[in-house]
Molecule: small-subunit ribosomal RNA
Organism: Trichopus zeylanicus subsp. travancoricus
RNA sequence: AGAGUUCAAUCUUGGCUUAGGAUGAAUGCUGGUGGCAUGCUUAACACAUGCAAGUCGAACGAGAAGUGGUGUUUCUAGUGGUGGACAGGUGAGUAACGCAUAAGAACCUACCCUUGGGAGGGGAACAAUAAUUGGAAAUGGUUGCUAAUACCCCAUAGGCUGAGGAGCAAAAGGACGAAUCCACCUGAGAAGGGGCUCAUGUCUGAUUAGCUAGUUGGUGAGGCAAUAGCUUACCAAGGUUGAUGAUCAGUAGCUAGUCCGAGAGGAUGAUCAGCCACACUGGGACUCAGACACAGCCUAGACUCUUACGGGAGGUAGCAGUCAGGAAUUUUUUGCAAUGGGCAAAAGCCUCACAAAGCAAUGCUGCGUGGAGGUAGAAGGCCCAUGGGUCGUGAACUUCUUUUCUUGAAGAAGAAGCAAUGACGGUAUCUGAGGAAUAAGCAUUAGCUAACUCUAUGCCAACAGCCAUGGUAAGACAGAGGAUGCAAGCAUUAUCUAGAAUGAUUGGGCAAAAAGCAUUUGUAGGUGGCUUUUCAAGUCUGCCAUCAAAUCCCAGGGCUCAACCCUGGACAAGCAGUGGAAACUACCAAGUUGGAGUAUAGUAGGGGCAGAGGGAAUUUCUAGUGGAGCAGUGAAAUGUGUAGAGAUCGAAGAGAACACCAAUGGAAAAAGCACUCUACUGGGCUAACACUGCCACUGAGAGACGAAAGCUAGGGGAGCAAAUGGGAUUAGAUACCACAGUAGUCCUAGCCGUAAAUGAUGGAUACUAGGCACUAUUCAUAUCGACCCGUGUAGUGCUGUAGCUAAUGCGUUACGUAUCCCACCUGGGGAGUAUGUUCGCAAGAAUGAAACUCAAAGGAAUUGAUGGGGCCCUGCACAAGCACUGGAGAAUGUGGUUUAAUUCGACGCAAAGUAAAGAAGCUUACCAGGGCUUGACAUGUUGUGAAUCCUCUUGAAAGAGAGGGGUGCCCUCAGGAACACAGGCACAGGUGGUGCAUGGCUGUCGUCAGCUUAUGCUGUAAGGUGUAGGUUAAGUCCUGCAAUGAGUGCAACCCUCGUGUUUAGUUGCCACCAUUGAGUUUGGAACCCUGAACAGACUACCAGUGAUAAGCCAAAGGAAGGUGAGGAUGAUGUCAAGUCAUCAUGCCCCUUAUGCCCUGGGUGACACACAUGCUACAAUAGGCAGGACAAAGGGUUGCGAUCCUAUAAAAACCAUCCUCAAUUUGGAUUGUAGUCUACAACUUGCCUGUAUGAAGCCGGAAUCACUAGUAAUCACCGGUCAACCAUACAGAAGUUAAUUUGUUCUCUGGCCUUGUACACACUGCCCGUCACACUAUGGGAGCUGGCCAUGCCCGAAGUCAUUACCUUAACCACAAGGAGGGGGAUGCCAAAGGUGGGGCUAGUGUCUAGAGUGAAGUCAUAACAAGGUAGUUGUACUAGAAGGUGUGGCUA
Repeated sequence: AGAGUUCAAUCUUGGCUUAGGAUGAAUGCUGGUGGCAUGCUUAACACAUGCAAGUCGAACGAGAAGUGGUGUUUCUAGUGGUGGACAGGUGAGUAACGCAUAAGAACCUACCCUUGGGAGGGGAACAAUAAUUGGAAAUGGUUGCUAAUACCCCAUAGGCUGAGGAGCAAAAGGACGAAUCCACCUGAGAAGGGGCUCAUGUCUGAUUAGCUAGUUGGUGAGGCAAUAGCUUACCAAGGUUGAUGAUCAGUAGCUAGUCCGAGAGGAUGAUCAGCCACACUGGGACUCAGACACAGCCUAGACUCUUACGGGAGGUAGCAGUCAGGAAUUUUUUGCAAUGGGCAAAAGCCUCACAAAGCAAUGCUGCGUGGAGGUAGAAGGCCCAUGGGUCGUGAACUUCUUUUCUUGAAGAAGAAGCAAUGACGGUAUCUGAGGAAUAAGCAUUAGCUAACUCUAUGCCAACAGCCAUGGUAAGACAGAGGAUGCAAGCAUUAUCUAGAAUGAUUGGGCAAAAAGCAUUUGUAGGUGGCUUUUCAAGUCUGCCAUCAAAUCCCAGGGCUCAACCCUGGACAAGCAGUGGAAACUACCAAGUUGGAGUAUAGUAGGGGCAGAGGGAAUUUCUAGUGGAGCAGUGAAAUGUGUAGAGAUCGAAGAGAACACCAAUGGAAAAAGCACUCUACUGGGCUAACACUGCCACUGAGAGACGAAAGCUAGGGGAGCAAAUGGGAUUAGAUACCACAGUAGUCCUAGCCGUAAAUGAUGGAUACUAGGCACUAUUCAUAUCGACCCGUGUAGUGCUGUAGCUAAUGCGUUACGUAUCCCACCUGGGGAGUAUGUUCGCAAGAAUGAAACUCAAAGGAAUUGAUGGGGCCCUGCACAAGCACUGGAGAAUGUGGUUUAAUUCGACGCAAAGUAAAGAAGCUUACCAGGGCUUGACAUGUUGUGAAUCCUCUUGAAAGAGAGGGGUGCCCUCAGGAACACAGGCACAGGUGGUGCAUGGCUGUCGUCAGCUUAUGCUGUAAGGUGUAGGUUAAGUCCUGCAAUGAGUGCAACCCUCGUGUUUAGUUGCCACCAUUGAGUUUGGAACCCUGAACAGACUACCAGUGAUAAGCCAAAGGAAGGUGAGGAUGAUGUCAAGUCAUCAUGCCCCUUAUGCCCUGGGUGACACACAUGCUACAAUAGGCAGGACAAAGGGUUGCGAUCCUAUAAAAACCAUCCUCAAUUUGGAUUGUAGUCUACAACUUGCCUGUAUGAAGCCGGAAUCACUAGUAAUCACCGGUCAACCAUACAGAAGUUAAUUUGUUCUCUGGCCUUGUACACACUGCCCGUCACACUAUGGGAGCUGGCCAUGCCCGAAGUCAUUACCUUAACCACAAGGAGGGGGAUGCCAAAGGUGGGGCUAGUGUCUAGAGUGAAGUCAUAACAAGGUAGUUGUACUAGAAGGUGUGGCUA
């Protein structure tokens, strides 16, 4: 510090995911030990049991224990004092003066400390206890006795109180032999503690906007320790309450701190510490210095326990512990030894505070599980190319050590103040002995991310944080081996933070990716010219105080180190106080003119509103002429017309819109604005520079205006035209097309308030190169004048530098550089939906979520592919021709069907007379049956025998059984070679599977002209350039050029044919001379022919054209002319094209069978469909007869042209017969006779004779080939083949045409360009209804809870107040009585409860609505290409559905 993931690839936007750290954690597997920490985050649920607050006899009476007695001692139920307000627990409530920080004034304070003064004189009771008595108990009642540091009165006072009288109010003793000590009362002070007030800070929601009646203030009274509406009566009606967010709702204890982060900051508030609140739930007071009191009281409620049913008791959110809840959290331990607390004069007692131990890997930290040597690189595992490699010096083995472990001995500190006193604990520690002994796992291993192989599985089982993996060769699942990482732990899950600049102050954006309000005016607010003062609020700076301790940081120190602990220091934002500075901002004051505005003079304009006028067109009506169609379309029809249309002409009416000018033009805030004239009126610009003197910019809320459609009311209605009707098109056509046609479109008055309301670009100001053009205008110049040119200002456009941008692009009219203000955005979908609210007559508008779901959705640009886009070009592609196919018959192949089997492969072009250049057996792979099992074939091994041969039996054969004959070759005499038989084991064998595991070979686009590369240049990059213009059959050549070269294809080189020359003449040839039956022979070397070697053709020459080029066109010459003709030759690649059955081959499968042998059958079946050829349908023909002309090939022998096929052929030619018909056409089919081949001709061969003589009279839609020696036509040859089998295939020659000098269309292909939502690439992508399943959500008659406030009723305990009832020791009086107190009663307030209507919220609800997701469902095809009607948008109508149409807008 980043990384993965959208794409065919790229850049970008943007989300999702990941690596780090952390935790009071939990879970899985595993587990040696020490130290230090931590341990119910959930039910503030309910709790059994024990303990957690007592103490004082030196306050008091009394009793008891003990003692033989006295005395002493000890104990304590009660009175009394003090403490139970601390310590300990929890976080429910609380959004608050609760907490934090900083201040303040009107207060209280037991014990402790300092200090002043004092304690005199009297009195009356009540507990305990005794007696009696109620009750089950808890717990009482009555009567009597009694003490005090308990209670009361008087006196006294440096105290308190409106301060002039006057009034009120204290005290206690105890211990001691003594000195003395401890207590008590009352003042003053200090410290510490507490109460109160206030400033600032302190979560979310506006789909919570108004709140408040004790409310705001005053006066009187009350009350408090103290201020105060704190309380109350009266008065006023207010509020220092609210967009700087009141009120309401939700959530939450706050802080020091803790975790993460570079920081800013985000999250959090366990342990420790400070504060607050609470103590079963609610209310209340009492006592006290202090409480409205966790282990106190009263009361109401819920719950639990108990009861003799009358009544009682209780409160673990103290420590242990139990149940429950939960993923989850410990012992019913030891001790007061230390520290601290309460009481006491003290000893001391109490202390689950605390100190310790126990449990838990919960965390942090330390140590160990051994060290050294050791290769036969052992065994074993795994892999393997079978050679080996690896686990691995690892183990074994040798040697050493003892942290730890076991055991023995010693043994602390922690204890203070003379002694005594240690729970932990015989612990830490130390020292002997023993023996490597007691001690390693977990996760991962495709990428991110360190680490790879085998086996098994076969989209199954599984994995998964994301992308993704798994469909028979899985580095991704599972196991194994190896490796990697961490280690007494490891991994997972959950949560927080970082990465995330993904809420951006530091530090983001808004043209098209999400995002600029439709526009404008303007309030609050924010921001704001120049110069000079004042001031010191902001700002900067010095000092002081504070920011508890702990923590963090730094430095030391202590535990052997570390964690941990101790000591000291430092830092410290912030808030407060007090000095100083005065640049900047603000304030005060004065000035100034550049911003802004006013006045003056001009000026352009579809700026606005109202009125008047005008002509063209359309349509209607009327009159005439005229007479058959008109209209409409791709083509038609509906429609209209002889009742006279359309056409033409005259007159009249109506409504709506304003041609040309017209533009890249004009003015306006936007929407929007256009015939002409007139009235009224807004804004702009220019000039000159008179006046005011910052008056400015922006603008949340708010106001105004706001296309089209739509709504209300009234008019109007020519044309057009949603809806609608019938006509077409179509599979359908609720559309596109056509004929009609209503709302509407128009006007007036209102409403609506939205658009792709767009420059998809908020407003203002300043700065930053130019060039060109237009509009308005100033000046100057010019001119007779109007222009032009020049110059300045304002506006409108194009191009472009710097700069910016992801790129496209923007570029003084910024998307540049800066400042100010406002609006808005934060992944896609769900959704601009639901709900709530506001507005509207309605339609709807505005505001505006969540659940759920996906890992993408987007932007720009690149390369392809593609288009019912464009331009150019090629091709027997079409056209022009010729001959076929498709119809018939039969042949062959295929499908289908059948079958025991009909073996298998090939399936658009590019399968189908193909593999197969030849299935009767063999072939043969298929089927039935009969057989074999080391095998028909190969190698190794053992044994026997030479081998070969002959005969017989059986059988369909294979085979089985039996008999005979024969002893070979080499030899070192052991044996060996070849062959045969037999045996077992290794193995053979497979036309079994996979061509989607492969090699090789082949087809196809296509003999199309393309395909690439090096270097350079260019772009962030994918990429581009090179590879463009002309030309060519050609990326052929020329020219140009940020490209320059090169490769592979093209062409050429190769073969055949076409001309000539030279050479050579035999077995080939014969002109001349002889000769023969015959080039037969002599002879010849001219010709033909053959072999070899050369020549020839290159746009070379001329004319024209072209850019002077490349080239094109025409002519001449030439055997051949523009590649002379044909062949071979097939670029990069495409189709997972074809072939595992040619061959080879990985893996899988079979092994008495999926192998091998044999006989027979099948591949030849036959309703049918398709493909390819054959024969025909006849007179350009057929039959018969005649005599002609070939080439190439093959076979035998051979060196070879000999020889054979071969008399080489048929069309052609000539002669003759038939004469337009199912025929002398056609030959299928069938009968019969026979030959040939072959072991064999039935299934199932070919041929011949004879007889028979089907269909067929030129072929529907459609469709193939062919451009010259070609099509067509005629015969011939060959391969395959032991033999037989050819309409097929492969060749050769004979006869011999027609048409095209064009590219509109169909098809194929190529270059360029354009659009694209495609990239598996149009057989693409993709929208909506319907049907089914699942999921979450809304509405819903309602129903059930919870919370909040409120009206009324009732009203416990209790304070306060009142009191005429009852009662009463202290004082006064002493007689009655009084003062005062208590009880009871009454009243105010008041908890719980009851009841009523509200508000908010949660759950649920028959039914219903849309949404989302699902396998390969149904219907159409709306969008992406001109997507086949351009798309889209607001609005309205309409339709199964996407959608269609109208109207206005936009170009994306």